[in-house]
Molecule: c-di-GMP-I-GGC riboswitch aptamer
Organism: Desulfobacteraceae bacterium
RNA sequence: CCAGAAAAAGCCAAAUCUGCCGCGAGACAGAGACGGAAAGCCACGGGUCUCACUGAGACAGCCGGGUUGCCUGCA
Numbered sequence: 001c002c003a004g005a006a007a008a009a010g011c012c013a014a015a016u017c018u019g020c021c022g023c024g025a026g027a028c029a030g031a032g033a034c035g036g037a038a039a040g041c042c043a044c045g046g047g048u049c050u051c052a053c054u055g056a057g058a059c060a061g062c063c064g065g066g067u068u069g070c071c072u073g074c075a
Stems, first nucleotide, its partner, number of pairs: 002073003011036002016031004021026001034061001040067003044064003047059005
């Protein structure tokens, strides 16, 4: 650099429940564990969704892209 078969050190945490914030999509915290090799971060392109819709927002666990990073080395 490339790759992710097996494993390991660990990491994250869907649904659901509770609390809390928000008009809402949803966010955050605790419990939880369906999954994840970037399920770390960034709304840049597409997409989906919301609303007090000339506009303002949500989703990075929808796909692509950018960027940083752990372990391993089957082929």